RNA sequence: CGAGUUAACAAGAUGACCGCGGAUGUCAAACCGAAAGGUGGCAUCUGAGGAAAGUCCGGGCUGCACAGAGCAGGGUGCUGGAUAACGUCCAGUGGGGGCGACCCUAAGGAAAGUGCCACAGAAAAUAAACCGCCAGGUGAUAUUGGUAAGGAUGAAACGGUGCGGUAAGAGCGCACCAGAGGCCAGGUGACUGGUUUGCUUGGUAAACCCCACCCGCAGCAAGACCGAAUAGGGACAGGAUGAGGUUGCUCGCUGACUGUUCGGGUAGGUCGCUAGAGACAUCAGGCAACUGGUGUCCAAGAUAAAUGGUCAUCCACGACAGAACUCGGCUUAUGCGUUAACUCGCAAU
Repeated sequence: CGAGUUAACAAGAUGACCGCGGAUGUCAAACCGAAAGGUGGCAUCUGAGGAAAGUCCGGGCUGCACAGAGCAGGGUGCUGGAUAACGUCCAGUGGGGGCGACCCUAAGGAAAGUGCCACAGAAAAUAAACCGCCAGGUGAUAUUGGUAAGGAUGAAACGGUGCGGUAAGAGCGCACCAGAGGCCAGGUGACUGGUUUGCUUGGUAAACCCCACCCGCAGCAAGACCGAAUAGGGACAGGAUGAGGUUGCUCGCUGACUGUUCGGGUAGGUCGCUAGAGACAUCAGGCAACUGGUGUCCAAGAUAAAUGGUCAUCCACGACAGAACUCGGCUUAUGCGUUAACUCGCAAU
């Protein structure tokens, strides 16, 4: 210098004017509403993200259900740890990829049982002989037996290669290699190393299933409080021995409600609602994830829903994208850049 790997940062800057949401202070006591409650002027402060997104996991919170245990159903699945919890994260193990830094990995059990393995092939799993080879048999076929070394099929063929052995063969014997079981050593463990036994057992669990562990259901339109008008309901009182209406009264006519009061629900309003597993700094423990102590700080909270517009100057010319109860993750989108550590190659000294 070039090519990469990993981790992190940043998310146009400054100023002026106008506008919008929220908080606090202050002025006014006016307006809206039956009420609950809300509204105004001025000043100050404050007002989107690293993903606010997808809504895919897991917590908090709220309501309902719930003695305990079991079944069913769902989820997770190498080991140890972290955590409020997790399918997340950290540190490791095994396997795979890369020259390497490093990356990927749903990775329990097939010797509990059941099932499946298309086509081809003799045979797809404990039973098998299509061709071939060998022995018997025959004049020669046929045929009987032995044989999994060779051929052929397939994604996969009953450990592989070689030597011995044999009628021909075969872990039948031996050497090396691969695997499995036992033993020893190391490790908390996954597992690793050594040694030994011819022990050699097909694959599939993202098929049923088995094993271990975890799991109530719904979600802020949760839920709590205040609460009309109209309609309807309950209680009490009066009422066909006439309520009420019909012109103020009487008659006449008509003919079933009237009054008081209570509570529920709806519209509407208030809360929930932003001080939290919080941010930053620092110290301590831990390889790390993370945990603890101390100090400082408060950083949107709307409900038809604010976070915008114009102008000026500058630069590397600005991507993806917009809060709606909240937090931890994952995944996806993202222009131009910056920093650190490491790897590989080339060149020079």